[in-house]
Context: one part of a larger RNA
């Protein structure tokens, strides 16, 4: 380098914005770099091809030709790439009128449970579990009442639901903010698409200061169980779990299926809206799900939300171990986290 591939066989970056790059709608003009043609020159000989010749043949030599797919000048031609000028509207985008949602982010509130502590009643057991026993209890415990504290999730409503770029995202209610749909075609006129690198974002757990700590709970004690029990199962519990601020960047970070565009039978259900209606069937957009034609696919299945049929641009893969390991660099407080081999060996 050419091929071939990434849902389960290796193989989609965790997500997003965006730089160079690459890749670009439609209609006329300019220029002629890219590309096409034609001509001059150069591409040394030998050598390989072809045709011939000479040694008895052949290797071998020679003598012509072709050929040397390039490179330089140069005249051309412009369809398509580029390039110039202008217009144009259907990608994009904006304006306007409305919807829609558990979308963010700070604030206020509120019931339900738990614990807690104070006080009332009240007495002998709670509690746990396969059975139990540690463990609370006559210094009144469990139970039950009454207030009063505190931290934490927020039952029903709840759904194959909705929002979100991915992570996530749930009383209620407000403050500021992001988006997306439609619906009129009003404005701009390719502003577009990917995105190496770079920046933000990024569940839990950990980690740095400083709060808080109720229920839960690694470590950890201790009871059971068991041959044994560093475990399941019990009673406690300690960091943590929550708050502010700053690190950590990692997941089966999954739809294991990268982003964007066109374009391909159907049916059925839900979400938002628009249009139309006596209700309703139908319609239209834009999403979310289910089941199927063709069509792919090893098959499992995918199937207008594609894994179908093209186009673009990144990213990544190339037998199993070794090894996501080692060295080295970078980043990190630390855990480590990125990058990322080789021998050897099947």
């Nucleotide at each position: 380098c050419u091929g071939g591939g990434u849902u389960u066989a290796a193989a989609g970056g965790g997500u997003g914005c965006g730089u160079a790059g690459g890749c670009g709608g439609a209609u006329u003009u300019u220029u002629a770099a890219g590309u096409c043609a034609g001509u001059g020159g150069u591409g040394a000989a030998a050598g390989c091809c072809c045709g011939g010749a000479g040694c008895u043949c052949a290797a071998c030599u020679u003598c012509g030709g072709a050929a040397c797919u390039g490179c330089c000048a140069u005249u051309g031609a412009u369809a398509c790439u580029a390039u110039u000028a202008a217009u144009c509207u259907u990608g994009a985008a904006u304006a306007c009128a409305g919807u829609u949602g558990a979308g963010g982010u700070g604030g206020g509130c509120g019931g339900a449970a738990u614990g807690u502590g104070u006080a009332g009643u009240g007495u002998a057991g709670c509690g746990g579990u396969g059975a139990a026993a540690u463990g609370c209890u006559u210094a009144g415990a469990u139970a039950u009442u009454a207030c009063a504290c505190a931290g934490a999730a927020c039952a029903c409503c709840g759904a194959u639901u909705g929002c979100g770029a991915a992570g996530g995202c749930a009383g209620c209610u407000u403050g500021c903010u992001a988006a997306a749909c439609u619906g009129u075609u009003a404005u701009u006129g390719a502003c577009g698409c990917u995105a190496a690198g770079g920046c933000a974002c990024g569940a839990a757990a950990g980690c740095g200061u400083g709060g808080g700590g109720a229920g839960c709970g690694a470590a950890c004690a201790g009871g059971a169980u068991u041959a044994g029990a560093u475990a399941c199962c019990c009673u406690g519990g300690u960091a943590g779990u929550c708050c502010a601020c700053g690190c950590c960047c990692u997941a089966a970070a999954c739809u294991a299926u990268g982003u964007u565009c066109a374009c391909u039978c159907g049916a059925c259900a839900c979400u938002g809206g628009c249009a139309a209606u006596a209700c309703a069937c139908c319609g239209u957009c834009a999403g979310u799900g289910u089941c199927c034609a063709a069509g792919c696919g090893a098959a499992a299945g995918c199937g207008u939300u594609a894994a179908g049929u093209g186009a673009a641009c990144c990213a990544c893969c190339u037998g199993g171990g070794g090894a996501g390991u080692a060295c080295g660099u970078u980043c990190g407080c630390a855990a480590g986290a990125a990058u990322g081999a080789a021998a050897c060996u099947c």